[in-house]
RNA sequence: UUCUUAUCCAGAAAGGUGGAGGGACUGGCCCUUUGAAGCCUUAGCAGCAGACUUCCCUGAAAGUACUGUGCUAAUUCCAGAUAGCGGGACGCUUGCAGAUGAGAA
Repeated sequence: UUCUUAUCCAGAAAGGUGGAGGGACUGGCCCUUUGAAGCCUUAGCAGCAGACUUCCCUGAAAGUACUGUGCUAAUUCCAGAUAGCGGGACGCUUGCAGAUGAGAA
């Protein structure tokens, strides 16, 4: 990088450095010099995989938070790229795209 698969309306931030961008893409709408991205430290959230514990004992179970990741503005911020259902505007479901984990090539 590609493929497969699960999840994505919950949750969780301070400090240092830095100095203008950031929220994937496009449009919108936001965040940001009352300090963006990136990097570092500490803290936290979650419970995907490993590990361990428990049992109404092997379950797609419950739990711990030790290890490897991930995450800590706004539902994946909203909408768009497929199909369907209902409809007056439009709404709902699904898909596409994206993110993260695990597995494979």
A computed fold for a 105-nucleotide RNA, annotated as SAM riboswitch aptamer (S box leader). It was read from a public genome assembly, where an Rfam model found it. Its mean pLDDT, the model's own confidence on a scale to 100, is 80. Its Rfam family is "SAM riboswitch aptamer (S box leader)". Rfam describes the family as follows. The SAM riboswitch is found upstream of a number of genes which code for proteins involved in methionine or cysteine biosynthesis in Gram-positive bacteria. A reference for the family is Daldrop and Lilley (2013), "The plasticity of a structural motif in RNA: structural polymorphism of a kink turn as a function of its environment", RNA.